c-di-GMP-I riboswitch aptamer from Desulfosporosinus hippei DSM 8344, 83 nucleotides, folded computationally. Its Rfam family is "c-di-GMP-I riboswitch aptamer". Rfam describes the family as follows. GEMM was predicted in a large-scale screen for bacterial structured RNA regulatory elements.
RNA sequence: CUGCGAUAAUGGCAAACUCAGUGAGAACUGAGGACGCAAAGCCACGGGUCUUACACGUGUGUGAAGACAGCCGGGUUAUCGAA
Numbered sequence: 001c002u003g004c005g006a007u008a009a010u011g012g013c014a015a016a017c018u019c020a021g022u023g024a025g026a027a028c029u030g031a032g033g034a035c036g037c038a039a040a041g042c043c044a045c046g047g048g049u050c051u052u053a054c055a056c057g058u059g060u061g062u063g064a065a066g067a068c069a070g071c072c073g074g075g076u077u078a079u080c081g082a083a
Stems, first nucleotide, its partner, number of pairs: 004081002012037002017032006035070001041076003045073003048068003054063003
């Protein structure tokens, strides 16, 4: 340095749920709260999932340009060091 990852150390993040706010919604932000996480840091690039204000259609349908990185893969950066 690369791989790997412990009932190690120092720290970190924070699911569900609740409250407040934003949004058409998915969802996001803040506070509380911890189910978990070695990238649960960052990037929607590939697949996937969700949403439909809007567009098209008028047959209650179709479509991301919207959302999810804590669904999988990929890229990129990073703490520690037992086997």

About this RNA: It was read from a public genome assembly, where an Rfam model found it. NCBI's taxonomy places the organism under Bacteria, Bacillota, Clostridia, Desulfosporosinus, Desulfosporosinus hippei. Model confidence (mean pLDDT): 88 of 100. Of the family's consensus pairs, 95% are formed in the model.